[in-house]
RNA sequence: GGACGGCCGCCGGCGACCGCGAGGUCGCGGGAGGAAAGUCCGGGCUCCUCAGGGCAAGGUGGUGGGUAACGCCCACCGUUCGUGAGAACAGGGAAAGUGCCACAGAGAACAGACCGCCGGACGCUCUCGAGCGAUCGAGGGGACGGUAAGGGUGAAACGGUGGGGUAAGAGCCCACCGCGCCCCGCACGAGCGGGGCGGCACGGCAAACCCCACCUGGAGGAAGACCGAGUAGGAGGAUCGCGCGGCCCGCGCUCAGGUCCUCGGGUAGGUCGUUGGCGGCCACCUGCGAGGGUGGCUCUAGAGAAAUGGCCGUCACCGCCUUCGGGCGGCACCAGAACCCGGCUUAC
RNA sequence: GCGAGAUAGCUCAGGCGGUCAGAGCGUCGGAUUCAUAACCCGGAGGUCGAGAGUUCGAGUCUCUCUCUCGC
Numbered sequence: 001g002g003a004c005g006g007c008c009g010c011c012g013g014c015g016a017c018c019g020c021g022a023g024g025u026c027g028c029g030g031g032a033g034g035a036a037a038g039u040c041c042g043g044g045c046u047c048c049u050c051a052g053g054g055c056a057a058g059g060u061g062g063u064g065g066g067u068a069a070c071g072c073c074c075a076c077c078g079u080u081c082g083u084g085a086g087a088a089c090a091g092g093g094a095a096a097g098u099g100c101c102a103c104a105g106a107g108a109a110c111a112g113a114c115c116g117c118c119g120g121a122c123g124c125u126c127u128c129g130a131g132c133g134a135u136c137g138a139g140g141g142g143a144c145g146g147u148a149a150g151g152g153u154g155a156a157a158c159g160g161u162g163g164g165g166u167a168a169g170a171g172c173c174c175a176c177c178g179c180g181c182c183c184c185g186c187a188c189g190a191g192c193g194g195g196g197c198g199g200c201a202c203g204g205c206a207a208a209c210c211c212c213a214c215c216u217g218g219a220g221g222a223a224g225a226c227c228g229a230g231u232a233g234g235a236g237g238a239u240c241g242c243g244c245g246g247c248c249c250g251c252g253c254u255c256a257g258g259u260c261c262u263c264g265g266g267u268a269g270g271u272c273g274u275u276g277g278c279g280g281c282c283a284c285c286u287g288c289g290a291g292g293g294u295g296g297c298u299c300u301a302g303a304g305a306a307a308u309g310g311c312c313g314u315c316a317c318c319g320c321c322u323u324c325g326g327g328c329g330g331c332a333c334c335a336g337a338a339c340c341c342g343g344c345u346u347a348c
Numbered sequence: 349g350c351g352a353g354a355u356a357g358c359u360c361a362g363g364c365g366g367u368c369a370g371a372g373c374g375u376c377g378g379a380u381u382c383a384u385a386a387c388c389c390g391g392a393g394g395u396c397g398a399g400a401g402u403u404c405g406a407g408u409c410u411c412u413c414u415c416u417c418g419c
Base pairs, nucleotide, nucleotide: 001348002315003314004313005312006311007310008309010031011030013028014027015026016025017024018023033334037345038344040343041342042341043340044339045220046219047218048217057216058215059214060213061212062076063075064074065073066072077091078089079088080087081086092211093210097209098208099205100204101203114151115150116147117146118145119144122142124141125140126139127138128137129136130135159177160176161175162174163173164172178200179198180197181196182195183194184193185192186191224272225271226270227269234263235262236261237260238259239258240257241253242252243251244250279298280297281296282295283294284293285292286291317330318329319328320327321326349419350418351417352416353415354414357373358372359371360370366404375391376390377389378388397413398412399411400410401409
C1' cells in the first nucleotide's frame, strides 16, 4: 500500500410521491483492510457463587520511561557477532537445595594419570664394554615415586599469556589480563571509572525441577438485557356433566370431557447489546524518542449466511524514454468486516 | 469464541533430552506344501507436519506457521 470526481449496478438509512396491499418510482446521504487473517498477547464491555489474604496453576524477567494495559513501543546499559555503518539477545539467580552432562577419554565436578617429562641409595631383567673372577661402568626395559608444562579425548579437562624457578614441573613466585571481596567517585538506575586486598576458591545447563521479584478471579457478544405469540402445554375459578334429591339451593364425585374467564413460566420470533470511540484529521507547544498537552474541524459501513462490483477521468506515486517542454506504461497483489479498540505475527 | 492432534503404506508406543527411532498389521525374500493359505526364519521401509530458537546434543523443551478433528 494514496487523494478527488463522473456514469451504471448491489446493500442499508432518511424523505417525497403512487398503490387497498404486496410493492414501485424519484431525491438526499453512507458503504472494508493494511492486513478485516491467525486468535498469539493486552484492554474496554457483559454476566457469575464481588475476587482481601494464603495455597495451587499459569505467565513475565537488564534499567528507566510511554501507555487504559501488555509478553507491545522508545531511550539507555551489558554480552556476543561484524573492519565498519550496525545486527542479534526468553538479558534475574548455578556461592539455597536437588538433578543431568550420552559417546569418546586416564579423568566430567572435593576429578584424574594413557602417552610423555623427571628421579634414585630398586634384593628385577636384557644388551654392550673392562676384568681370570668377585665386580665395575654405560645404555634399554620393568617396578616404585614425583609431575600436570606438552600430546591425545571431548561441547566442556579445575584460570590465560609471558618470565623466573625446578630433577622435571606446578599460582610455587612475579607482571599483565580475567575472577572474587572491600572502598571511593559518577549516574535516577541498569551500570561505568579508579584504588586496595585475595593466589584462584566459584565448569555448563533453570526454553530441568527449583528460588526470588512482579502480574493474573472465571467465562465470553452464541456474553447479556428487555418484549413475547400460537387451537403446544400447565395452574386456578365458573358453568355444563354424574350422584343424593320431587324441584331449587346445597353437598359430594369424576378430575373423563366441553365452553368461558383469569394467571404466571417457557418456546418460536422480535428489539437492544451494535457501532460515536481509551475516534479520526490539521495546527501550535513540549519531549532525544515512544509519546503527551492545548485549540480547531469532522462523523465514518453494519446485518438476513451476510452488500461494497464494473467502466472512465484528474492528481499524487513508481518505472522507462526524453529534444528537458514533456511522452508512454503501471496502479496490482494478498485478501474481504460481523461487539469494539491497542499490539504482535503471518500472507502479498 | 474455545479445545485436541500430526511418528513406517495403515493403526499406535516412545517416562525426567543422549546407542531409542520401536511394536502389530501390511510388503519383499527364504523355508514348508502337489499347490495355496496359515505357521516358521530373515530383510527393506522414517527429513518424527514445516521453519526458527535453547542446549555439547531435540521425536522430546520454547516460539511461529501449515493441515486435520472436535465443541
Overview
Two RNAs folded together computationally: RNase P RNA and transfer RNA, 419 nucleotides in total. It holds a member of the Rfam family "Bacterial RNase P class A". Rfam's curators write: Ribonuclease P (RNase P) is a ubiquitous endoribonuclease, found in archaea, bacteria and eukarya as well as chloroplasts and mitochondria. Model confidence (mean pLDDT): 78 of 100.